């Protein structure tokens, strides 16, 4: 130099002028009503975000029993700790990515039960065998032996042949024993799960013995489970011991543990101003509050149509505030002290030009009750690191 | 502002985690002198987008994007 990783700031300031829109103060007009009224005009002082956004989560506020009790039903999901709260954060465990710096996991339970796992395959789940391989049986073939028979050979005897006679040989039969590195479109028989071949996934793996053939059957190792011990707050982790060896899927349905009442500022309150307190229809045999059900509490008005109005005040912006010290924690954060003012609009305001200042004011993008946070758009600067490759 | 639903073929709509269908319409081709109707066949699909569970997603879960509905006071 190149390519990452984590983070922290900032997304404008100052003049000028022109404008917009609250809010004090003054002027001047206006008024069948003399106001805490209205309208113009002028001073003064305020006015969008890091996401104001999505409406996902949580809460604070209001109402509706001071939100009550079962059921359902919802939400979460390793541990510890922040917090008002959390599905957020902080730290850690332990898996998974990456040489690394570091990221990331909806990470509780499949040995509580259901269920589901197409297609292939013998079999997809707890036993079952398709082929395979033994092991008995059968039957064929072969080899051994072998009572026994024939035949020829030899031997004895004879003059010779033939007939007899023999613990002889060969060769061929052969009741039947036995045997086998052997076969069988054999078998209502037995063991086997190592082999095969499918599949995302085959039932702990490998290696040796063992055995008729295997097989955790035994053995060593490696992984898991359990059970004991040490350590730790805990999630876990470290060691011994038991062959104990049991598929996956809970972002199926459950199961366990821990939490949630419901509606929302068009909540809700309070003045007015007009209209048809008008028809229907339900209601103390309880409508409705009360979003499913039951219980309990309230409890007299509720629903539809048709009808007026488009008015004002409150809520409504000082809060779980921001910043600085201090101080307690590893951090999220607590605490204590000290300071700071910084929108509250209703048709809805916050703009534009021009100059300088900064490394630069670009991009996403406009409060509508308000906070915590997620996520989701996007633009810039800087800091710490990590690897690689080149020089000293 | 605040609540809630919906996306599959050019339209309207079905789908039980296991090769994505069904009616219109569309093409082709028989018929017909020829057009309608009929008949035969057929062709179209990133199931609104990204990721994620799962062997396996149109379905399950998150996130986003687009349409669309409700909801005001008074007697």
């Nucleotide at each position: 130099u190149g390519a990452g990783c984590a983070g922290u700031u900032c997304u404008g300031g100052u003049a000028a002028c022109c404008g917009c829109u609250g809010c004090g103060g003054u002027a001047u007009c206006g008024c069948g009503u003399c106001g805490u009224c209205g309208a113009u005009g002028u001073c003064g002082g305020g006015g969008a975000g890091g996401a104001a956004a999505g409406u996902c989560c949580g809460g604070g506020c209001u109402c509706c029993a001071u939100a009550g009790g079962g059921c359902a039903g919802g939400a979460u999901g390793c541990c510890g700790g922040g917090u008002a709260a959390c599905g957020c954060c902080c730290g850690g465990u332990c898996g998974g990515c990456g040489c690394g710096a570091g990221c990331u996991g909806a990470a509780g339970g499949a040995a509580a039960g259901u269920g589901c796992c197409a297609c292939a395959g013998a079999a997809a789940g707890c036993a079952a065998a398709c082929a395979g391989c033994c092991c008995c049986g059968a039957g064929a073939c072969g080899g051994a032996c072998a009572a026994c028979c024939a035949a020829c050979a030899g031997g004895c005897a004879a003059a010779a042949c033939a007939c007899g006679c023999c613990a002889u040989g060969u060769u061929g039969g052969g009741c039947g024993u036995u045997u086998g590195u052997u076969c069988u479109c054999c078998g209502a028989g037995g063991g086997u799960a190592a082999u095969g071949g499918u599949g995302a996934a085959a039932a702990g793996g490998u290696a040796g013995g063992g055995u008729a053939a295997g097989a955790g059957c035994c053995u060593a190792c490696c992984g898991g489970a359990u059970g004991c011990g040490g350590u730790g707050u805990g999630a876990a982790u470290c060691g011994c011991a038991u062959g104990c060896u049991u598929g996956g899927c809970a972002a199926a349905c459950c199961c366990c543990a821990u939490c949630c009442g419901g509606a929302g500022c068009a909540a809700g309150a309070u003045c007015g101003a007009a209209u048809a307190g008008a028809g229907g229809g339900g209601a103390a045999a309880g409508a409705g509050g009360c979003g499913g059900c039951c219980c309990g509490c309230c409890g007299a008005c509720c629903c539809c149509u048709g009808g007026g109005u488009c008015g004002a005040u409150c809520g409504c912006u000082u809060g779980a505030g921001g910043a600085a010290c201090g101080u307690c924690g590893u951090a999220a954060g607590g605490c204590g002290u000290u300071u700071c003012g910084g929108a509250g609009a209703u048709a809805a305001a916050u703009g534009g030009u021009u100059a300088c200042c900064u490394g630069a004011a670009c991009a996403c993008a406009g409060a509508a009750c308000c906070c915590g946070g997620c996520u989701u758009a996007c633009g810039a600067a800087c800091u710490g690191c990590u690897c690689a490759u080149u020089a000293u | 502002g605040g609540g809630c639903g919906a996306u599959u073929a050019a339209c309207u709509c079905a789908g039980c985690g296991g090769u994505a269908g069904a009616g219109u319409g569309u093409c082709a081709c028989c018929u017909u002198c020829a057009c309608a109707c009929g008949g035969u066949g057929g062709a179209a699909g990133u199931c609104g987008u990204u990721g994620g569970u799962u062997c396996g997603a149109a379905c399950c879960c998150a996130a986003u994007a687009u349409c669309g509905c409700c909801c005001a006071c008074c007697a």
Predicted 3D model of RNase P RNA and transfer RNA as a complex of 467 nucleotides. The prediction has a mean pLDDT of 78. Rfam match: Bacterial RNase P class A. It is annotated as a ribozyme. Rfam's curators write: Ribonuclease P (RNase P) is a ubiquitous endoribonuclease, found in archaea, bacteria and eukarya as well as chloroplasts and mitochondria.